[in-house]
RNA sequence: CGAACGAGAAAGUCUUUUCGGAUCCCGAGUAGAGGGUGAGUAACACGUGGAUAACCUACCUAAGGUUCUGGAACAACAUUGCGAAAGCGAUGCUAAUACCGGAUGAAAUGUAUUUCUCUUCGGAGGUUUACAUGAAAGAGUGCCUCUAUUUAUAAGCAUUUGACAUUAGAUGGGUCCGCGGAUCAUUAGCUUGUUGGUGGGGUAAUGGCCUACCAAGGCGACGAUGAUUAGCUGGUCUGAGAGGAUGAUCAGCCACACUGGAACUGACACACGGUCCAGACUCCUACGGGAGGCAGCAGUGAGGAAUUUUGCGCAAUGGGCGAAAGCCUGACGCAGCAACGCCGCGUGAGUGAAGAAGGCUCUUGGGUCGUAAAGCUCUGUCAACAGGGAAGAAACAGUUUGUGGUUAAUAGCUGCAAGCCUUGACGGUACCUGUGAAGGAAGCACCGGCUAACUCCGUGCCAGCAGCCGCGGUAACACGGGGGGUGCAAGCGUUAUUCGGAAUUAUUGGGCGUAAAGCGCAUGUAGGCGGAAAAGUCAGUCAGAUGUGAAAGCCCGGGGCUCAACCCCGGAAGUGCAUUUGAAACAGCUUUUCUUGAGUACUGGAGAGGAAAGUGGAAUUCCUGGUGUAGAGGUGAAAUUCGUAGAUAUCAGGAGGAACACCGGUGGCGAAGGCGACUUUCUGGACAGAUACUGACGCUGAGAUGCGAAGGCGUGGGGAGCGAACAGGAUUAGAUACCCUGGUAGUCCACGCAGUAAACGUUGUUCACUAGGUGUAGCGGGUAUUGACCCCUGCUGUGCCGCAGCUAACGCAUUAAGUGAACCGCCUGGGGAGUACGGUCGCAAGAUUAAAACUCAAAGGAAUUGACGGGGGCCCGCACAAGCGGUGGAGCAUGUGGUUUAAUUCGACGCAACGCGAAGAACCUUACCUGGGUUUGACAUCCUGUGAAUAUCUGAGAGAUCAGAUAGUGCCUUCGGGAGCACAGAGACAGGUGCUGCAUGGCUGUCGUCAGCUCGUGUCGUGAGAUGUUUGGUUAAGUCCAGCAACGAGCGCAACCCUUAUCGUUAGUUGCCAGCACGUAAUGGUGGGAACUCUAGCGAGACUGCCCGGGUUAACCGGGAGGAAGGCGGGGAUGACGUCAAGUCCUCAUGGCCCUUAUGUCCAGGGCUACACACGUGCUACAAUGGUAAAUACAAAGGGCAGCGAGCGUGCGAGCGUGAGCGAAUCCCAAAAGUUUAUCUCAGUCCGGAUUGGAGUCUGCAACUCGACUCCAUGAAGUUGGAAUCGCUAGUAAUCGUGGAUCAGCAUGCCACGGUGAAUAUGUUCCCGGGCCUUGUACACACCGCCCGUCACACCAUGAGAGUUGAUUAUACCCGACGUCGUUGGGCUAACUAAUUUAUUAGAAGCAGGCGCCUAAGGUA
Repeated sequence: CGAACGAGAAAGUCUUUUCGGAUCCCGAGUAGAGGGUGAGUAACACGUGGAUAACCUACCUAAGGUUCUGGAACAACAUUGCGAAAGCGAUGCUAAUACCGGAUGAAAUGUAUUUCUCUUCGGAGGUUUACAUGAAAGAGUGCCUCUAUUUAUAAGCAUUUGACAUUAGAUGGGUCCGCGGAUCAUUAGCUUGUUGGUGGGGUAAUGGCCUACCAAGGCGACGAUGAUUAGCUGGUCUGAGAGGAUGAUCAGCCACACUGGAACUGACACACGGUCCAGACUCCUACGGGAGGCAGCAGUGAGGAAUUUUGCGCAAUGGGCGAAAGCCUGACGCAGCAACGCCGCGUGAGUGAAGAAGGCUCUUGGGUCGUAAAGCUCUGUCAACAGGGAAGAAACAGUUUGUGGUUAAUAGCUGCAAGCCUUGACGGUACCUGUGAAGGAAGCACCGGCUAACUCCGUGCCAGCAGCCGCGGUAACACGGGGGGUGCAAGCGUUAUUCGGAAUUAUUGGGCGUAAAGCGCAUGUAGGCGGAAAAGUCAGUCAGAUGUGAAAGCCCGGGGCUCAACCCCGGAAGUGCAUUUGAAACAGCUUUUCUUGAGUACUGGAGAGGAAAGUGGAAUUCCUGGUGUAGAGGUGAAAUUCGUAGAUAUCAGGAGGAACACCGGUGGCGAAGGCGACUUUCUGGACAGAUACUGACGCUGAGAUGCGAAGGCGUGGGGAGCGAACAGGAUUAGAUACCCUGGUAGUCCACGCAGUAAACGUUGUUCACUAGGUGUAGCGGGUAUUGACCCCUGCUGUGCCGCAGCUAACGCAUUAAGUGAACCGCCUGGGGAGUACGGUCGCAAGAUUAAAACUCAAAGGAAUUGACGGGGGCCCGCACAAGCGGUGGAGCAUGUGGUUUAAUUCGACGCAACGCGAAGAACCUUACCUGGGUUUGACAUCCUGUGAAUAUCUGAGAGAUCAGAUAGUGCCUUCGGGAGCACAGAGACAGGUGCUGCAUGGCUGUCGUCAGCUCGUGUCGUGAGAUGUUUGGUUAAGUCCAGCAACGAGCGCAACCCUUAUCGUUAGUUGCCAGCACGUAAUGGUGGGAACUCUAGCGAGACUGCCCGGGUUAACCGGGAGGAAGGCGGGGAUGACGUCAAGUCCUCAUGGCCCUUAUGUCCAGGGCUACACACGUGCUACAAUGGUAAAUACAAAGGGCAGCGAGCGUGCGAGCGUGAGCGAAUCCCAAAAGUUUAUCUCAGUCCGGAUUGGAGUCUGCAACUCGACUCCAUGAAGUUGGAAUCGCUAGUAAUCGUGGAUCAGCAUGCCACGGUGAAUAUGUUCCCGGGCCUUGUACACACCGCCCGUCACACCAUGAGAGUUGAUUAUACCCGACGUCGUUGGGCUAACUAAUUUAUUAGAAGCAGGCGCCUAAGGUA
């Protein structure tokens, strides 16, 4: 000095003594490698390949050469001063391989010169001569042959190691160049040392690297400049690949070392552990001043979701120094921590069915965990303990031996070989053996689909899950738990990230008619692409060779750790780059030709092509005048408006502006926008024809330029009509609209601007090719004709249809959306948004270019099936219309809602709940309420015991029930007992009209007795689906016929069934009575009859069968005949696929849940019958087509024994008494309206009968709540009913009575029966419902659908915002440290040189200053 090694002299100090050595200081030389990090850097930084003839290179190797001779200092040290410290001085001494001279110069360098070789022509290398410049350092060991002198030493010799100069090599580096790899154009212009030249300087070296002068260049759309981001590569991850992402570990390069700047030293630095300066920060301080830089290894703090030990060792590998020993080495080798990753191993193996226990489940049989466990038989990895115990070590050095070299030498030194000796952090580790023992060693996620794996319980849109779809609202395989299962396994899941799938940025490998996407159109620059022939060339292309493409990695082969991971060896590959040799088809370039692409000239016709000027008639409006009179306009209807001051209408004249009827046409022209009266002028393009000419002159086209509807803007005109805004009138809930009356901009012209449209064929331009058919416009050719047509054919344009092909489909289809080629533009989920910001343009309006945050899981296209439409067509129905009668008003009955109540049990709610369940609530019913009881129960099965069962009576009680008394001993029997019944007891269980009809079966309603709903096969379609089933007719009908890519079939329709209408036949009792007879007041009453009616069996009949007409020679329809009946004769039963989560858990059945001394069951009483009100369904009326009174006629279908009940008696009557007949074609219940006569005479009545009072009858244990009926009395509302609404088309409506079920009694309800018996239908516009076809759809829970906007509140994200703040960058100026360089002289100085006065001077060289340029930081704007 220094992280480090470290030669060495003397003195001092210490210790020891073998008198060697150790420590401290100075110090030549070496070193600055290795290690760390990725801040900066978009760059020759990196990669790759070249260049250096424009360069350097310490140590190393090789070669030959040199190493001569002098000198002066400075540390340490000694003495001493200052300072707190860091440290800094002063004086004196000294050595070197430290420093400085001199000599020499083979060589080297420079200049000049001679000549040779090579050359990329710039130079390079060699050779000759002259001049100039200009080097060194010694040390260790040994020897005496020669020389000198004295045994020995020196010169000398020998050897080792240094030093110097040179050449060559190797290694490493510097510099330059081609190519390659990020984003943004909302960064388009950048640049003054900038670009080049000359001279000079500087460097190892080229160069504006620097400087002076000269010139005005250089870069850029093939992306300059700017901004943002980023170390680059080998590689790594992923992917089939192409690619995409990435740059940890390992390796190469670069950059950096607190931040910024600078140089010094050196072979190499502008230097991680060096220097100087400035800045920030930290520390020390005596306040004066100093010190520092872990992005080295450990470690600490902070930050963070998160990242290790202040370990051992230089034993190995490697590095530095040294002659070596050796020293140093947080490089490195090891160990520690972390399942962080990769790999390997274990947690046991075999056997074992009573399929144990237990869990879970269960249809109660079982199933499953499950050979799983236990048990039995084995094994011994890992772990534990004990014993043994490696490889990694090769050397260097030392020593012994041998041998070579040197030498006079056997010595010494040195080289080589062999032997011996020495060295292990890991570590008593790996490994081996033994001992005992199945012993110590399994978790995590998942189980709805994707996706392997299922059940139970709990929960009940809660709690929660969720990658996407989605799950959860009482039966959750989706939540939580259990059981079971599946997957992986010392791990398993989650999260984050990258690639893949994604052909979802498409080079491989996509698109643009309608899904996102063709610029509005053209001209044209750059660029891209480009016809035929020949020749030449070879930078594209192809082939070969050479070099390179580091190692590691990937791949292949082999080897080593017991295997593997891992490691080692070899190979291949590395699609690249460079050099070189060839080929010449294609492409390029050059040259020479060609005519077919393109163009020019000529002839001809077509055209709303463009611009300008002029002209015309019709119409509207206005003005003037005439005629003329009360309205006119306008509308769905009106009003505003105009008009007696004369409108509208009409005639004549005039003014003005705008637009051009007919022709007129999927006709024409134009690039598009667009163009329509006529004439003229100017002018563009296309087309046809025939020749001639030029000779690829072409196509496309980023930027650019021009044109560009309507509306808008500016200036000036013009302004008839129309007409935003505006005003008024209507409409309307409102009507800032649609309609009406007015009306300003505008519409028109000129000149400018603007630059957009559903500027659309939603289809860019150009070229070529690929079946046809049929129109139309223009120009031709042929044939034919007297001519015009007709016919055939070419080119250009414009339409329709259609094949192949294409398309998701729709569709396109020589005018392509087909098949190819060239070029341009554009797209990449929806919204945000064609928006914000920025730029450009514009007078403005605005245009153009054009995001992101955030948000959603879709948005969209085409087609399908339905549903729907205030879409269309056809058709049907008491759907409307035409009629008849009602409801809605009144009173009452009945049901419902509501209200009330202890309870008013429950269900049903548009049609399709409401005289419904209920074909009949006084008790019962009864499910509800109150009260009183009961608990194996009112009822079923099983067990044990006792007793016949049962009946009667008494007492208590509201009764259930309780307590007693009496009667009674039954049936069968193999005599053991059994069956039935009752009581008592125990438990299994009973029981529930409790909940869920949205868990269900069954049944039912409804569309709707509407004509539909489907299937098989085939065909068509990518498919959903279609076809059939559509179409033309026809029908009540998807009924039938015809046609048809359909052919058939099923459920429905119809028919078969019942009834009714006619006839025949059979049979005649209880039915009938024509004829015969008897009898009666009369009666089928009797004999008899079998004709008729009727009864009830069997048949017949009606089928468009016949005729005419229409129709397709059809189906069928219209008319007619005959017939009892005619076109389904009338009526009934019969209800397709399905819809409505329709109704019913209270008929029944049933899953699940709930209750079990009660939500079960028994009893009494009450309630279901309440009553300000509202609605539905009915009855009775309001009267004269009627009421009342009297007389009188005619049914059908039913029912009847705890019954119907004649007749007689009685009562005003309901009824009562008695009672014949009848278990019924025999008897009974049993008709009314009608008809006749009388009266009432239009009134609240002789209508109407509610209500109420009184008196009764009947049923029944019982009519109070709460029955029906009778009589007397009472006599309400009501005088035909608002809006609205219902039924009915013929034996129907209307009207009249009769019967039945239920039932003790109770009907105005329900179900049946007959009597009397109409009106109307021209028709399908409309209302409602339905069927078929078609059309639109943004609906599919299907129009009761879907869906838009404002507002209120809260929250999220983004834009703008007076400003404020930070970061970064740029420019100008000021100040300017250190330092290099330059410069300067009144400073200082050992060597060296010179000079003399011999101690000075001068020079050279240096030190310290001054000044200047540049410049970091800083400051101002």
A computed fold for a 1421-nucleotide RNA from an uncultured prokaryote, annotated as small-subunit ribosomal RNA.
The coordinates come from a structure-prediction model, not an experiment, and the mean pLDDT is 81.